[in-house]
RNA sequence: UGUUCAUCAAGAGCGGCCGAGAGUCCUGGCUCGUCGACGCCGCAGCAACCUGUCCAUUGCGGACGCGGGUGCUAAUGCCGGGGACGAUGAGAGGACCAACGAUGGAUC
Repeated sequence: UGUUCAUCAAGAGCGGCCGAGAGUCCUGGCUCGUCGACGCCGCAGCAACCUGUCCAUUGCGGACGCGGGUGCUAAUGCCGGGGACGAUGAGAGGACCAACGAUGGAUC
C1' cells in the first nucleotide's frame, strides 16, 4: 500500500516551542486564528478497538479501567455537494444510502 469487518450525534485540556494560516483533495458556506490557531513536545485526561482480569457460554456476549498496544481530547467526520424516500405552487427542512475520509481488528 491492497482486501475485508466494525465504529464515526457521547466523552475528555493545560503548559512549553514555533509563527500564519487551519478545520480532508476540490467547491460553496460557516468557524478557529497574532488575546498565537495549525503543528511539534511534555504532562494530564477521555474512551474501551486489541490485549489483560473476572462472569457467562451451543453462537454473536457482559463487567472493570490498576497494566500493555493504538486512538482521541473546538464545532456530528463542522455543514452542504451524488442518489433514494417523502413533502410542496415552488422551496426550505429531514439521525436513509452511497462516495470520500479517519481509527481499530483480521488478512495477503

About this RNA
Model confidence (mean pLDDT): 79 of 100. A computed fold for a 108-nucleotide RNA from Nakamurella lactea DSM 19367, annotated as SAM riboswitch aptamer (S box leader). The model forms 94% of the base pairs in the Rfam consensus. Its Rfam family is "SAM riboswitch aptamer (S box leader)". Rfam's curators write: The SAM riboswitch is found upstream of a number of genes which code for proteins involved in methionine or cysteine biosynthesis in Gram-positive bacteria. Rfam links the family to the GO term regulation of gene expression. Taxonomically the source falls in Nakamurella lactea (Bacteria, Bacillati, Actinomycetota, Nakamurellales).